[in-house]
Molecule: c-di-GMP-I riboswitch aptamer
Organism: Candidatus Moduliflexus flocculans
RNA sequence: CCUGUUUUGUGCUAAAUCUAUCGCAAGAUAGGGACAGAAAGCUACGAGUCUCUAUGAGAUAGUCGGGUUGCCAGG
Repeated sequence: CCUGUUUUGUGCUAAAUCUAUCGCAAGAUAGGGACAGAAAGCUACGAGUCUCUAUGAGAUAGUCGGGUUGCCAGG
């Protein structure tokens, strides 16, 4: 640098839900908790879905895709 998830290891994240706080809401943050995940790391660019003080604003990356970074293995 390329190709991969094949398989090993180090580990990692944290669904539903409970508590507290923020928010009109969807939802988010922190702590608990583990459904699941091979990028369930980051990114709101495209599509989808959701919310609203609605023709605009916001949420969702654990809906799909794109971009980008990383671990491991092989070349």